[in-house]
Context: one part of a larger RNA
RNA sequence: GCCUACGAGUUGCGUAUUACUGGCGAGGUUAAUCCUUUUAAGGGGAGGAGCCGAAGCGAAAGCGAGUCCGAACAGGGCGAAAGUCAGUAGUAGCAGACGCGAAACCUAGUGAUCUACCCUUGGCCAGGGUGAAGUUCCGGUAACACGGGAUGGAGGCCCGAACUGGUAAGCGUUGAAAAGCUUUCGGAUGAGCUGAGGGUAGGGGUGAAAGGCUAAUCAAACUGGGAAAUAGCUCGUACUCCCCGAAAUGCCUUUAGGGGCAGCGUGGAGGUAGAGUUUAGUAGAGGUAGAGCUACUGAUUGGAUGCGGGGGAGGCGACUCCUACCAAGUCCGGCCAAACUCCGAAUGCUACUAAACAUACUCUGCAGUGAGCCCGUGGGUGAUAAGGCCCAUGGACGAGAGAGGGAGAACUCAGACCAUCGGCUAAGGUCCCAAAAUGUAUGUUAAGUUGGAAGUAACGAGGUUUAUCUGCAAAGACAGCCAGGAUGUUUGCUUGGAAGCAGCCAUUCAUCUAAAGAGUGCGUAACAGCUCACUGGUCGAGCGGAUGAGCGUGGUUGAUACUCGGGCAUCAAACAUACUACCGAAGCUGUGGAUUUAUCUGCGAUAAGCGGAUGAGUGGUAGGGGAGCAUUCCAAGUGCUUAGAAGCAUAUUCGUGAGGAUAUGUGGAGCGUUUGGAAGAGCAAAUGUAGGC
Repeated sequence: GCCUACGAGUUGCGUAUUACUGGCGAGGUUAAUCCUUUUAAGGGGAGGAGCCGAAGCGAAAGCGAGUCCGAACAGGGCGAAAGUCAGUAGUAGCAGACGCGAAACCUAGUGAUCUACCCUUGGCCAGGGUGAAGUUCCGGUAACACGGGAUGGAGGCCCGAACUGGUAAGCGUUGAAAAGCUUUCGGAUGAGCUGAGGGUAGGGGUGAAAGGCUAAUCAAACUGGGAAAUAGCUCGUACUCCCCGAAAUGCCUUUAGGGGCAGCGUGGAGGUAGAGUUUAGUAGAGGUAGAGCUACUGAUUGGAUGCGGGGGAGGCGACUCCUACCAAGUCCGGCCAAACUCCGAAUGCUACUAAACAUACUCUGCAGUGAGCCCGUGGGUGAUAAGGCCCAUGGACGAGAGAGGGAGAACUCAGACCAUCGGCUAAGGUCCCAAAAUGUAUGUUAAGUUGGAAGUAACGAGGUUUAUCUGCAAAGACAGCCAGGAUGUUUGCUUGGAAGCAGCCAUUCAUCUAAAGAGUGCGUAACAGCUCACUGGUCGAGCGGAUGAGCGUGGUUGAUACUCGGGCAUCAAACAUACUACCGAAGCUGUGGAUUUAUCUGCGAUAAGCGGAUGAGUGGUAGGGGAGCAUUCCAAGUGCUUAGAAGCAUAUUCGUGAGGAUAUGUGGAGCGUUUGGAAGAGCAAAUGUAGGC
C1' cells in the first nucleotide's frame, strides 16, 4: 500500500416543547399495590393517592370576567375563545450523550538487584623513578647555627600495567550493541577502586550542583483507582432519488478561529389592509457631483490706486519733498476648499395613481452562518504604492459546470433535468497546427513596428502620409556652375599692433554701382589670402516656411536558451474605416423522454390514488423538507428446496437510482415472498483497530 472483518447522533427519564395520529371531553388520567387469566416480559379488572385543565388580577388585604395603578365612570398594564391521556416524529434539558485523542490533577500502593549518598564488614593496586623529616659520621661554632657524606623512606609526588575512567578522531547509525568497536587519551597509595549485607521514597529522597540520578522512564518515578477527567481545539462520521437553498453582516461578549439576539435559509399554518417587486406618471423632502465666490468663512496671483509705515533729504520747529521698499482698503483681471455656499443636478428615498408579475407579512418547528475573497464604480487611509488596509454600491467566485482568454476561482460570453453522428447564434474567431474568408472596398506602416503586458515617458530627429495657412517663381524662382563682391577707409576710439572680422562707440554714414555689410565665417603678430550676404550670366519648373493630425523612429538596459500559444505573416496572416458570408457553448431551437408545481379536467367516494391538457420550473456547499432501496431479527399469512437452499463466479435483463430478476457453472442444506413490527441497520478516508498478502 491493497484485501477482508470491525468502526461513530444511541439509550434512559413521574422532564420540557412543537407537529401529526387516536381515545375521552369541562373534563382527562391513573402511580405504587392488589385480584384474576387456555404460560404470563402478555391480557382483563380493582386502585382517584397524585398530576394537568376548567379564572384572573394585585406586594397584599381583597375583588372577580375582570383586576391593578389612580380622585377618576380618564388612560394604560396583565387577563377573559378546550383540555387531557397515550403513541409516533422533530428539538431541547439531565446523564460519557456522535466517535477517537491530551498535557495534567487527586487518591491508595509498588520500587534504591540500575543509579545518588550514607552505614557495617571484606578485598585489590606488576614494575620502575624521585629521595622530605628524622638518625648517624665528618667538617664547623665559645655553644648553637650552618655545610658535606651516609642512612632513612615521606608524598591527594613522577613514569607505567591490572583496575578505573571516557579526551580526540574514525567506524557504527533498519548497529554485532536501545550508547558499542578501533586507535588515542586521564587517574592509577588515594577526596582511590571494588564485593557482600543494610539505610534514605515521589513535591519525597539523594546530589563535589549537570535539574543530575531515583530499574532503557524524571522541571516531579511507576502501578491500580477517581475516569468514558475536561478539550470553545484537530481529525473522522457509512445507501439512493426528488424540492428549496444560505452566511462570512449589525449590536453585545475576560470577546475576537467561541457564543447570545437580530439579519439571511427551510418545513407547516394563517388569510387582513394586496401590503411586495418592476416600469410609467404626478407630488415631495434634500445640499452630493458640478459650479461659484464684489454671496459668507478662509486661502490666493498680476495690474491700478496708495490709508499707514520703513528709508533718504531739507527745516529751530511745525512740517515739506523724494523713494525700482513694505503695504491696508477699493477697482480691473485670474484662481482654491471634506469640516466654504448666492447656486445646484443625475441617481437614490417618500407618498399617491396605473399596469404587469407574484410575492410581502404574522405565528410556529428546524437550522446553518457570524475567517470571506476578487473585479467595476464613489470615497477614506497609504506614497492619487501594494494580490495593502477600511467603508459604500453593483457583479462574480464562494456554492457554478459549458465557450473564449495559450494555460487560469473572480475577466468576456453564458446559468448544465436526461438522450440525440439535428439546426441557429453569443463572446471570440475564419493561412497551417485547428472548426470557419489566403473575403470585398479604401488607406496607413517598413519598424517584423505589429500579430504580447506597460508608460502619449520627459526630450530628440529633412522617417513617411495627410490637412490648413503663407512666401518666392517664364519680368526665369530653388539647387549647381561661370563672374563680380568696389571706393572714402587702415571710419573713430583703444592698443605694442587692431587695417570688415580681441574689445568699445555710433545718425553703422556716404560714394560709384547690376550689386557689394564701416561686414557671415575661416585666417594673420598685424596686413595679406579664402568665403558669405548682395548682383549679373547660364539652366528651365516648380522651390521654401509655419502649424495640426495619422503610423512609424531614438530614448528602451537582466540575469538557464530563443519565441506573438507555435509555425510563420509585409498592396499582410499588421494597423484604421466600412461591408458581406461562415465557424463557434451544456445559450436558443427541433425530436423523444423523466420529474416538480399551479390551474383546469376524467375515473374514484368529495379522500387517498391513477390518468389527460395547458403554463412555469428542475446548477448547487452549509442547511431545511419529501419519497424510497438494502441488511439482521420478530409476528401473521403464503411459498421454494437433494429432480439441489444459502453462498461464490460469469452472462443476460428490468428500474432515474439505492437495487431487483433470470440463465449456466460451482456448492451441498437450508431459503424466500407479502403485510406489519424492532434495530448492534449501509464505510474510502479517523498518522482508525485486528488479521492476511
The part of an RNA shown here (large-subunit ribosomal RNA, domain II) has 693 nucleotides and comes from a Pseudomonadota bacterium.
Its mean pLDDT, the model's own confidence on a scale to 100, is 85.
The full RNA is in RNAcentral, with records from ENA.
NCBI's taxonomy places the organism under Bacteria, Pseudomonadati, Pseudomonadota.